[in-house]
RNA sequence: GGCCCAGUAGUUCAACUGGAUAGAAUAUCAGAUUUCGGCUCUGACGGUUGGGGGUUCGAAUCCCUUCUGGGUCACCA
Numbered sequence: 001g002g003c004c005c006a007g008u009a010g011u012u013c014a015a016c017u018g019g020a021u022a023g024a025a026u027a028u029c030a031g032a033u034u035u036c037g038g039c040u041c042u043g044a045c046g047g048u049u050g051g052g053g054g055u056u057c058g059a060a061u062c063c064c065u066u067c068u069g070g071g072u073c074a075c076c077a
Stems, first nucleotide, its partner, number of pairs: 001073007010026004019057001028044005050066005
């Protein structure tokens, strides 16, 4: 340098042929339970879908560009 994969909640991951309000677990917080704590149960909070632009009635999803990480091949010595 070429090619490929990944980037979504604090963390780990989903999301169908592009379809309406992006979910789950965990963490955190509150409550219930308990003598207290833990465990367990209930609820709440938490999102620029890496950034920018485009296509479309509609984009996490498609296109362009760019950033970060990983893989692979090549080059140099």